[in-house]
RNA sequence: GACGUCGCUACGGGAGAGCACCGGCCAUCACGGCUCGGUCACCGAAGGAGCAACCGCCCCGGAAUCUCUCAGGUCAGUCGGACCGUAGCGAUGGA
Numbered sequence: 001g002a003c004g005u006c007g008c009u010a011c012g013g014g015a016g017a018g019c020a021c022c023g024g025c026c027a028u029c030a031c032g033g034c035u036c037g038g039u040c041a042c043c044g045a046a047g048g049a050g051c052a053a054c055c056g057c058c059c060c061g062g063a064a065u066c067u068c069u070c071a072g073g074u075c076a077g078u079c080g081g082a083c084c085g086u087a088g089c090g091a092u093g094g095a
Stems, first nucleotide, its partner, number of pairs: 003093011018040001020039005025033002041074003047070001048068003054062003
């Protein structure tokens, strides 16, 4: 010491699926509630679980954006959001 890898932080981008029904509560002239409970339907990209191409130090283990929906989520908005980009910090490899 270019650059790479991992972790954290900040900023930006970031999908899908019910304006569901019933009852209680609050409030309103009415509309309504980002309120509670129940019923069914649906989504997959927090997390979790399963299988596997493949990989390894090959007993065994690691493994997805696939699969399952326990959890989470389902008008818009808000929040969340795998992943991607930029920057910084830390660790590590290093032309």

RNAcentral holds the sequence, with entries from Rfam. The RNA shown here (Glycine riboswitch aptamer) has 95 nucleotides and comes from Novosphingopyxis sp. YJ-S2-01. The organism belongs to Novosphingopyxis, within Bacteria. The model forms 91% of the base pairs in the Rfam consensus.